[in-house]
RNA sequence: AAAAAAGGGUAACCUUUUAGUGGCAAACGGGUGAGUAAUACGUGGGAACAUGCCUUUUGGUGGGGAAUAACUUUGGGAAACCAAAGGUAAUGCCGCAUAAGUUUGUACAAUUUAUUUGUAUAAAGAAAGAUUUAUCGCCGAAAGAUUGGCCCGCGCUAGAUUAGAUAGUUGGUGGGGUAAUAGCUUACCAAGUCUAAGAUCUAUAGCUGGUCUGAGAGGAUGAUCAGCCACACUGGGAUUGAGAUACGGCCCAGACUCCUACGGGAGGCAGCAGUGAGGAAUAUUGGACAAUGGGGGAAACCCUGAUCCAGCGAUGCCGCGUGAAUGAUGAAGGCCUUUGGGUUGUAAAGUUCUUUUACCUGUGAAGAUUAUGACUGUAACAGGAGAAAAAGCUCCGGCUAAUUCCGUGCCAGCAGCCGCGGUAAUACGGAGGGAGCUAGCGUUGCUCGGAAUUACUGGGCGUAAAGGGUACGUAGGCGGUUUUUUAAGUAGAAUGUGAAAGCCCUGGGCUCAACCUAGGAACUGCAUUCUAAACUGGGAAACUUGAAUGUGGUAGAGGAAGAUGGAAUUUCUAGUGUAGAAGUGAAAUUCGUAGAUAUUAGAAGGAACGCCGGAGGCGAAGGCGAUCUUCUGGACCAUUAUUGACGUUGAGGUACGAAAGCGUGGGUAGCAAACGGGAUUAGAGACCCCGGUAGUCCACGCUGUAAACGGUGAGUGCUAAAUGUUGGGGAUUUUUUCUUCAGUGUUGAAGCUAACGCGUUAAGCACUCCGCCUGAGGACUACGAUCGCAAGAUUAAAACUUAAAGGAAUUGACGGGGGCUCGCACAAGCGGUGGAGCAUGUGGUUUAAUUCGACAAUACGCGCAAAACCUUACCAGCUCUUGACAUAUGAAUUAAGGAACUUAGAGAUUUGUUCCGUCGGUUCGGCCGGAUUCUAUACAGGUGUUGCAUGGCUGUCGUCAGUUCGUGUUGUGAAAUGUUAGGUUAGGUCCUGUAACAAACGAAACCCUUAUCCUCUGUUGCCAGCAAGUUAUGUUGGGCACUCUGAGGAAACUGCCGGUGGUAAACCGGAGGAAGGUGGGGGUGAUGUCAAGUCCUCAUAGCCCUUAUGAGCUGGGCUACACAUGUGCUACAAUGGUGACUACAAUGGGUUACAAUAGAGUAAUCUGGAGUUAAUCCUCAAAGGUCGUCUCAGUUCGGAUUGUUCCCUGCAACUCGGGAGCAUGAAGUUGAAAUCGCUAGUAAUCGCAGAUAAGUACGCUGCGGUGAAUACGUUCACGGGCCUUGUACACACCGCCCGUCAAGUCAUGGGAGUUGUUUUUACCUUAAAGUAGUGUGCUAACCGCAAGGGGGCAGCUAAAUAAGGUAGGGGCGAUGACUGGAACUAAGUCGUAACAAGGUA
Repeated sequence: AAAAAAGGGUAACCUUUUAGUGGCAAACGGGUGAGUAAUACGUGGGAACAUGCCUUUUGGUGGGGAAUAACUUUGGGAAACCAAAGGUAAUGCCGCAUAAGUUUGUACAAUUUAUUUGUAUAAAGAAAGAUUUAUCGCCGAAAGAUUGGCCCGCGCUAGAUUAGAUAGUUGGUGGGGUAAUAGCUUACCAAGUCUAAGAUCUAUAGCUGGUCUGAGAGGAUGAUCAGCCACACUGGGAUUGAGAUACGGCCCAGACUCCUACGGGAGGCAGCAGUGAGGAAUAUUGGACAAUGGGGGAAACCCUGAUCCAGCGAUGCCGCGUGAAUGAUGAAGGCCUUUGGGUUGUAAAGUUCUUUUACCUGUGAAGAUUAUGACUGUAACAGGAGAAAAAGCUCCGGCUAAUUCCGUGCCAGCAGCCGCGGUAAUACGGAGGGAGCUAGCGUUGCUCGGAAUUACUGGGCGUAAAGGGUACGUAGGCGGUUUUUUAAGUAGAAUGUGAAAGCCCUGGGCUCAACCUAGGAACUGCAUUCUAAACUGGGAAACUUGAAUGUGGUAGAGGAAGAUGGAAUUUCUAGUGUAGAAGUGAAAUUCGUAGAUAUUAGAAGGAACGCCGGAGGCGAAGGCGAUCUUCUGGACCAUUAUUGACGUUGAGGUACGAAAGCGUGGGUAGCAAACGGGAUUAGAGACCCCGGUAGUCCACGCUGUAAACGGUGAGUGCUAAAUGUUGGGGAUUUUUUCUUCAGUGUUGAAGCUAACGCGUUAAGCACUCCGCCUGAGGACUACGAUCGCAAGAUUAAAACUUAAAGGAAUUGACGGGGGCUCGCACAAGCGGUGGAGCAUGUGGUUUAAUUCGACAAUACGCGCAAAACCUUACCAGCUCUUGACAUAUGAAUUAAGGAACUUAGAGAUUUGUUCCGUCGGUUCGGCCGGAUUCUAUACAGGUGUUGCAUGGCUGUCGUCAGUUCGUGUUGUGAAAUGUUAGGUUAGGUCCUGUAACAAACGAAACCCUUAUCCUCUGUUGCCAGCAAGUUAUGUUGGGCACUCUGAGGAAACUGCCGGUGGUAAACCGGAGGAAGGUGGGGGUGAUGUCAAGUCCUCAUAGCCCUUAUGAGCUGGGCUACACAUGUGCUACAAUGGUGACUACAAUGGGUUACAAUAGAGUAAUCUGGAGUUAAUCCUCAAAGGUCGUCUCAGUUCGGAUUGUUCCCUGCAACUCGGGAGCAUGAAGUUGAAAUCGCUAGUAAUCGCAGAUAAGUACGCUGCGGUGAAUACGUUCACGGGCCUUGUACACACCGCCCGUCAAGUCAUGGGAGUUGUUUUUACCUUAAAGUAGUGUGCUAACCGCAAGGGGGCAGCUAAAUAAGGUAGGGGCGAUGACUGGAACUAAGUCGUAACAAGGUA
């Protein structure tokens, strides 16, 4: 302001809602963190600016004009919307007037010298009204406040495998441009600017107040809240405006989604809710503008997913509850158990109470002023009922608080690290119990801490990771004495700032607290001003002690070049000379009769320089060694003359830099990679040998590395000594000693070090500078870069794997390390085994079974001191099932038991008869004890399994001399010392020494036996003397002297002498003695080792069987037999065989026995039986001796095997015993490789006895007879002991461990390429928009009478430009046939490289 509708009113008109014009806001508020390593942020400054609304002051607001939305009509379009005509208003738009202390120009003046101020003058440049009496507006100007733009200092992530970047780039002048400074832009000129204090590039990232952690310094982080920045689908652009290059505005390009009539259009939740997707994962499409704030408006009022509330979520923080008191029969149940009990546990039940929260009922705020309350009938208050509705999670092996049973059996599983689990799992799973936290608990992820494990506070580098190969030197760092000055550092004070919140302190408010709130402190920082002047720095002036120079001396394998020399090797020539030489562990290849090797003489050539020579000298290091000459560097000493801090270190840089290697050209005697040959060996691509080329040598050039090591960077000062040595000086008593500098060694105070060790030549105490390290491997590697001719060098990661790798020292063990030492260990001897036959054990094989165990030494004549049955455990068959054996309960009987005969049977078993015999006590009752039988149940039974669950016992090292402890001492410690050392011993035996002193188990002593003597004892033993007797005999009397028996004593102790030794211990020799140095022999076996052996002696835990894995019986087997092997016996013969004769023992045993004399038999044996219950009797010898014979052979050796006849034992000799006679008469003629025993009454040899319940002995255990040889000695092989050394071993050398190949898994490099992303260069096409030019087309306001002009618009052009396109380059990622190495993985292959002298250091 118009129209429509509704209402009011009907006269204009008013109110509400809505489209449009206009004004203001929309640039705030809200979201997000993509981009951004600086146009950001933080902090402190600055000058050349703008600033709507707000405040203050001042001045003004006059007079006009032309349009245009809305609206009407027409047209186009699917739509969005658009076009044309008509007509209209304003605080919309446009002239004119006026204006200053406004803006611009010009002139003058002043001084505050500048983009200054003042004066004068010229030009330009404003406005809007509304409503009604008072306000709100509008315009110019000057200030203020606020906000913003711009500039500067400082601070602000990582990478150098990013070292050069930059052309509007850096600066100047003129023009342009902006609100404003400025290369902001443009033309010209100059060639600058940034960078090792890290430019550029790449990667990552919003910044801060703060937050988490930490004692702090720091480290990590940037949610919520607050400040700043950036962004709004991706990229570009302007417009409007005070402010935007504008989240909910516009234009263009692009991607995507949607609508479409295919012509064309629409869109932008990183606003609040909500949806989808992604994800381990994150909420309601809620209420209200009541409060706080924002915008508009004069106001009423409108808008506000800002905000205030509610909803969801244990996400966090805080507070509260899930009950309190009492309650023992210590209930039931569960779990454990030693079966007694314990525990859950006052816990429960029961009894007596309370009601916070929740629930029900009622009252009911503050937040709001006087009005308005979404939250909300909320907070709070009162009443009511009733223990009522309210406890879980993790853990229990150690770290780490808390344990038992069952199940499982390296399975299932656990695990943060160490690690659990293979039949007794506090570690798995369950249960009982316990511990911890608690509305939570546990896991996972992330950050800080512990971590002094990046060390500023606050670490290191000899050997653990770590000193650059060495020097010179640039930048840089650090720097002697004195005076003066300055004030950059430094110190103090003041001022400004360091937003608020947070942290901290003191108060206050919600019942407390969390939370909220007031004040303070703090914000360790930055800036400005003032003060101080010691120290550091700057300026000035001086000094001499650091440093350098001069002068005089000294030593030296310091360097370079040239010349010269002798010894030796090799080759050549010539001579002599002859068969070998050379080489090795041994050989061969090789050389030699074509004359080698050897030897003599001569010549050639190259390389290296003996002795001196030394822990010595010189050099920066590498390195340097004949002599002489020339040139040349450095050092030391003396002197104290000169300069006057000139010094030191040294990132980059430069130079030097062993050996090997490379290039070019020489040279080549010896040596010698590669290569050839010979050996060795399983092989030998090696070690050894014969040859031999590069190379080694020279010149020039490269390489640039070594265990380039003192594994020790350079420099300066300080801090005990002693003793060598090199080069100078000084003093002296001239013998040498003392002293002083500079080197070079050893031992050592303090100190340091993990220890070892270092120690004035530091690894000590300090300072300065440089280099380097941060678990092991991957990796002295890959990629990239630089250097190099190449080889390669320098720089240098990651993925991945892993709980260790490493240092020093300790104790052991081990060594094809060392020293000492012992042993029948070797040697010296004697005799065997291995060959034969047989016996016996074992393996293997066989079998129905051949029972089982033992397996290097330390199993194999072992368990077994006796397998025909039994034994016996095994096999076949037949039997039994509370059982062959034990205990208990019940019943019956009163005994039990034995012998003979008998039925069936293989027998076990079974049928019957006869005989003998029939317990004890007694209250006379089977009553008691005991016994037998039957039945049922508990149970018996197992030579079934585990000796790797065990006890006991045993073997072995080993009868070896060792093994330990207490106290003390040393060491951080493990540990050491003692126990080692010097002697000595059989001995850790003893002595001496000694930081050790005592002691224990071992050794020894002790015990038994044997050798001598004495005393006692004398029968069964003995017989000297006496007596008797006999052919003869201790036969008899007698005796006990002797032998002997068996009791007790003595004796031997290095006691004595000599020597050696240390005046020791002890050893050697001797005397005496029966015996001499533990007299001989035995018993006696330390700590420990071998998971040694044994569950089949016995005992025992767990598991297993229970009409059988138990028990009984008959028969068989353990006795098999191609073979292999252990241990033995007998032999192979003459030191013997054989025949005859003949002598001498001891230990033992004997009545179910030993058995004489006698007899029979060829004999085994038989008949018979004296004597003997044993010093009485018996068993009872052989080898030897004497005399014959055999005469070297498969025999007069040897006796296996076989035949046959017998004997003995026994229930029974078939499988399966022993013996005798006759006959038979095998192998075997002394045993390969190898290997065993033994040192004196021993080996060897000879027989005897005994045990083994009949018989069976070549075995075993004992006994005596005869009776040797040899031992130089410890080099070597074996085993042990002590000390020492090395060690990568510790299950301990039967150890450890390396590499290729083969298999699997995994990450990674190269790779023809393929592909994505990012960046960049050139060109093409250029959109929109702005700018500049043009504007012949169009054109209301102003001027003009008009023509026209001014101004404007469309259009066109230009430069620049987003996106796009073409071509090329760079970076990063993904992928890729094939390929390289790496890592890992109980038991694969080949060797044995390393650790010991690792067998070639």
The RNA shown here (small-subunit ribosomal RNA) has 1401 nucleotides and comes from a metagenome. The RNAcentral record of the sequence draws on SILVA. The coordinates come from a structure-prediction model, not an experiment, and the mean pLDDT is 83.